Context: one part of a larger RNA
RNA sequence: UCGUCGUUAAGGAACUUAACACAUUACCACCGUAACUUCGGGAGAAGGUGGGCCUUUGGAUGUGAUUGAACUUGCUUCAUUAAGCAUCUAGAGGUUGCAGAGAGCAGGGGGUAGCGACUGUUUAGCAAAAACACAGGACUCUGCUAACACGAAAGUGGAUGUAUAGGGUCUGACGCCUGCCCGGUGCUGGAAGGUUAAGGUGAAUUGUAAGCUUUACGCGAAGCGAUGAGCCGAAGCCCCAGUAAACGGCGGCCGUAACUAUAACGGUCCUAAGGUAGCGAAAUUCCUUGUCGGGUAAGUUCCGACCUGCACGAAUGGCGUAACGACUUCCCCAUUGUCUCAACGACGAACUCA
Numbered sequence: 001u002c003g004u005c006g007u008u009a010a011g012g013a014a015c016u017u018a019a020c021a022c023a024u025u026a027c028c029a030c031c032g033u034a035a036c037u038u039c040g041g042g043a044g045a046a047g048g049u050g051g052g053c054c055u056u057u058g059g060a061u062g063u064g065a066u067u068g069a070a071c072u073u074g075c076u077u078c079a080u081u082a083a084g085c086a087u088c089u090a091g092a093g094g095u096u097g098c099a100g101a102g103a104g105c106a107g108g109g110g111g112u113a114g115c116g117a118c119u120g121u122u123u124a125g126c127a128a129a130a131a132c133a134c135a136g137g138a139c140u141c142u143g144c145u146a147a148c149a150c151g152a153a154a155g156u157g158g159a160u161g162u163a164u165a166g167g168g169u170c171u172g173a174c175g176c177c178u179g180c181c182c183g184g185u186g187c188u189g190g191a192a193g194g195u196u197a198a199g200g201u202g203a204a205u206u207g208u209a210a211g212c213u214u215u216a217c218g219c220g221a222a223g224c225g226a227u228g229a230g231c232c233g234a235a236g237c238c239c240c241a242g243u244a245a246a247c248g249g250c251g252g253c254c255g256u257a258a259c260u261a262u263a264a265c266g267g268u269c270c271u272a273a274g275g276u277a278g279c280g281a282a283a284u285u286c287c288u289u290g291u292c293g294g295g296u297a298a299g300u301u302c303c304g305a306c307c308u309g310c311a312c313g314a315a316u317g318g319c320g321u322a323a324c325g326a327c328u329u330c331c332c333c334a335u336u337g338u339c340u341c342a343a344c345g346a347c348g349a350a351c352u353c354a
Base pairs, nucleotide, nucleotide: 001349002348003347004346005345006344007343008342010340011339014338019335027051028050029049030048031047036041038173052095053094054093055092056091057090058089059088060087061086062085063084067079068078069077070076071074096100108333109332110331111330113328114327115325116324120132121131136171137170138169139168140167141166142165148157149156150155174320175319176318177317179250180249181248184247185246186243187242188241189240190239193238194237195236199232200231201230204227205226206225207224208223211219212218251269252268253267254266255265278312279309290306291305292304293303294302
């Protein structure tokens, strides 16, 4: 000097990103117990009192001679209970130590807010959470040789199930709710018209050449080849509708009231439609330590408001919510070597000598 422990005056979070760590609390009985609440909880809420040993008086239970009864007359059964003993328990009196749950084992508590309803699950080896899951809700597909998945296929799962079933997607208990937009993209339906492949049909052109003939650089049947107009020709796309708990989206400028300010009101442009309820400097607010109030002597955090929402908003769910949480934020009580500020002790190491 370090490590692991123990103790500490006065103060008691002044430490620190943060009471991290330590300490406090801890058992049993009794008393007592708030807001809120889904009436179950919250709750061991909180906060108190008692606890040893001896003597004595009770109570409860068990055992239990005796006594009584019954008959099936037995080493029978049933009922009852004295004393004693055992266990538990209540009261009174006494006694003792610093200390009686004498050691050990053995909850610190309360309040506010956020998030997630909850119990669960997770990054084996830096993350346990607000992430995942969840019951519940919704949409959608699927009529059974189901949809869907694995597999060139056979086949198998789904399922020895059958729409109160099975698959997919989103949301995530519960309560109150879930507004407007179908123009774009997607999906579903429609079929009049437009576009349209292979293919079908095949006008026409052409190669070849029997033949013809004016013998030329000519014409040319059939067959076999080559090219091929037009016409017929599905889905799709264009088109017409529907659909947002499908992907998604949800405006600007100007003026106006008898102080001022503001604008219920009006005008205008654009849009598919211009953000409704609720919430709001928020896990979202840049400016920002916004402004006001509360708490502190002093508060960039916290709580309550305001609304000027850079850039909340309704199942990519909105807003609440009892209970729950090794979650996150702030405050208080208790408690402490976290600190003011360090000291001493025990053990082990380092170090020196052998």

A computed fold for a 354-nucleotide part of an RNA from a bioreactor sludge metagenome, annotated as large-subunit ribosomal RNA, domain IV. The full RNA is in RNAcentral, with records from SILVA. Model confidence (mean pLDDT): 87 of 100.